A computed fold for a 71-nucleotide RNA from a Gemmataceae bacterium, annotated as transfer RNA.

C1' cells in the first nucleotide's frame, strides 16, 4: 500500500432498524461461629465524527484500533 474481517460495562458474549440482554466479576444487605455456597438489590457499555431515518449496535461515508489475505 491493496482486498476481506472486527471493535458492546472490569471481563466473555449476544441483540428483525423500535426499553441494549446473558454469563462470569465487582459492590451492599441478609443467612453463617468465620470464609465459601445460597438469597435479594445495586453500579457500570454500543471505537471516533458525519449522514440517512420517526427512530440507528444494526443501514451510508470518513478516520482508528487489532486479525487474516496479497504484495
Nucleotide at each position: 500500500u491493496g482486498g476481506g474481517g472486527u471493535g458492546u460495562g472490569u471481563u466473555g458474549u449476544a441483540a428483525c432498524g423500535g426499553u441494549a440482554g446473558c454469563g462470569a466479576g465487582c459492590c451492599u444487605g441478609g443467612c453463617u461461629g468465620u470464609u465459601a455456597a445460597c438469597c435479594a438489590g445495586g453500579a457500570a457499555g454500543u471505537c471516533g465524527g458525519g449522514g440517512u431515518u420517526c427512530g440507528a449496535c444494526c443501514c451510508c461515508c470518513u478516520g482508528c484500533u487489532c486479525c487474516c489475505c496479497a504484495g

Rfam family: tRNA. The family's RNA type in Rfam is transfer RNA. The organism belongs to Gemmataceae, within Bacteria. Model confidence (mean pLDDT): 82 of 100. RNAcentral holds the sequence, with entries from ENA.